Small-subunit ribosomal RNA, central domain from an uncultured organism, 350 nucleotides, folded computationally.
Rfam family: Bacterial small subunit ribosomal RNA.
Context: one part of a larger RNA
RNA sequence: CUGGGCUUAAAGGGUGCGCAGGCUGAAUCAUAAGCGCCGUGUGAAAUCCCUCGGCUUAACCGAGGAACCGCUCGACGAACUGUGAUUCUUGAGGCAAGUAGGGGUGCGUGGAACUCUUGGUGUAGCGGUGGAAUGCGUAGAUAUCAAGAGGAACGCCGGUGGCGAAAGCGACGCACUGGGCUUGACCUGACGCUGAGGCACGAAAGCGUGGGGAGCGAACGGGAUUAGAUACCCCGGUAGUCCACGCCGUAAACGAUGUCUACUAGGUUGUGGGAGUUCUGACACUGUCACGGCCGAAGCAAAAGCGUUAAGUAGACCGCCUGGGGAGUACGGCCGCAAGGCUAAAACUC
Numbered sequence: 001c002u003g004g005g006c007u008u009a010a011a012g013g014g015u016g017c018g019c020a021g022g023c024u025g026a027a028u029c030a031u032a033a034g035c036g037c038c039g040u041g042u043g044a045a046a047u048c049c050c051u052c053g054g055c056u057u058a059a060c061c062g063a064g065g066a067a068c069c070g071c072u073c074g075a076c077g078a079a080c081u082g083u084g085a086u087u088c089u090u091g092a093g094g095c096a097a098g099u100a101g102g103g104g105u106g107c108g109u110g111g112a113a114c115u116c117u118u119g120g121u122g123u124a125g126c127g128g129u130g131g132a133a134u135g136c137g138u139a140g141a142u143a144u145c146a147a148g149a150g151g152a153a154c155g156c157c158g159g160u161g162g163c164g165a166a167a168g169c170g171a172c173g174c175a176c177u178g179g180g181c182u183u184g185a186c187c188u189g190a191c192g193c194u195g196a197g198g199c200a201c202g203a204a205a206g207c208g209u210g211g212g213g214a215g216c217g218a219a220c221g222g223g224a225u226u227a228g229a230u231a232c233c234c235c236g237g238u239a240g241u242c243c244a245c246g247c248c249g250u251a252a253a254c255g256a257u258g259u260c261u262a263c264u265a266g267g268u269u270g271u272g273g274g275a276g277u278u279c280u281g282a283c284a285c286u287g288u289c290a291c292g293g294c295c296g297a298a299g300c301a302a303a304a305g306c307g308u309u310a311a312g313u314a315g316a317c318c319g320c321c322u323g324g325g326g327a328g329u330a331c332g333g334c335c336g337c338a339a340g341g342c343u344a345a346a347a348c349u350c
Stems, first nucleotide, its partner, number of pairs: 003322004007304002012318001014201004021194003025088007033081002035077002038074002041071002049065006091191001092188003095184005103177007110154001114150008125136002162169002206247006215241002220236004258317006266295008275286003299306002323350003332343004
């Protein structure tokens, strides 16, 4: 010396499950594949390197040595890795008792608001804007009362709060159902971690078939504004937004921070749950587990900042980066009904 990196400079896969692979807790015994040491045979010659020598030197050539960093076989060693056997409980899982929750799916129910319809009252305006106009209204609108219909979303509680792997999840009730946390230490006895491919899930928009359609509203029409106004503002309004089933597979899918494990000052606060102190109990105090935040020691960092929820100190495994543009493009392949997605260059240029 045997690359350096990935919050913001290029770089963490959108998320999970998981085959292969890689890695893998404590103890004892055995083995000797890896490993160490010694030996053995081989590793053609030339070349390279070292030392001599021959051409007046050199290149070149000749001789000797070393080397050939490798493999074969044998003896010995047993710390580590591997393998076999036995054992263990702290990792992991199970069991039991509790517990919080917008976790998921289906069915049902409710009130507020909105629009429409019908009827009553009532009359000339309403609406909209910076100001207006388009628009609606004497065929009676707006306003107001009553009745009915419909679709979508669930105010307050609500939180810097909860749950979920992520996407995401918020009225109420019921049914079915996933996961978490706490306590006990009864059971199994390393059953674990990661995970190329693969499989599954995956906002919005978009697509297919069939429904539905109140409000909102790409496109579109109109009114304004303006030099123009293919906009911003206003009046309308189709797809869509909603439901079922099937596709699509993307995002500033963000904590711009992969997953797992261990270790390294504290303070404060929220959520969920045990324990202890007191004769009992509310309360309080002490201590503890899990999750969510803030501030900060050490340390790290280019700085901003991070700081037991690390971007600190280490380990395991995966993904990714390697100047800007060309370009996440072309071509090819795979996928898709399509839109397009995934994979992914080069010339040229600075």